[in-house]
Source information
This is a predicted structure of a 73-nucleotide RNA (transfer RNA) from a Candidatus Nanoarchaeia archaeon. It matches the Rfam family "tRNA". The family's RNA type in Rfam is transfer RNA. Rfam links the family to the GO term triplet codon-amino acid adaptor activity. The RNAcentral record of the sequence draws on ENA. The coordinates come from a structure-prediction model, not an experiment, and the mean pLDDT is 81.
RNA sequence: GCUCCAAUAGCUCAGCAGGUAGAGCGACAGACUGUUAAUCUGUAGGUCGCAAGUUCGAGUCUUGCUUGGAGCG
Numbered sequence: 001g002c003u004c005c006a007a008u009a010g011c012u013c014a015g016c017a018g019g020u021a022g023a024g025c026g027a028c029a030g031a032c033u034g035u036u037a038a039u040c041u042g043u044a045g046g047u048c049g050c051a052a053g054u055u056c057g058a059g060u061c062u063u064g065c066u067u068g069g070a071g072c073g
């Protein structure tokens, strides 16, 4: 230098053909318990890496860039 993959909640990751963004763990609150832990219930938390384009509508499609990983030279 070229090619490919990834970037979504604090962490690990889903999101199936473009149509209201989810799970587990963690955090917080409550229930239970003599207390803690465990268990159960609930709540909060996201400009979906950045910027454009296409579309009535983009996490999803297109382009550029950034960061990380792999390969080739």
Base pairs, nucleotide, nucleotide: 001072002071003070004069005068006067007066010025011024012023013022019056027043028042029041030040031039049065050064051063052062053061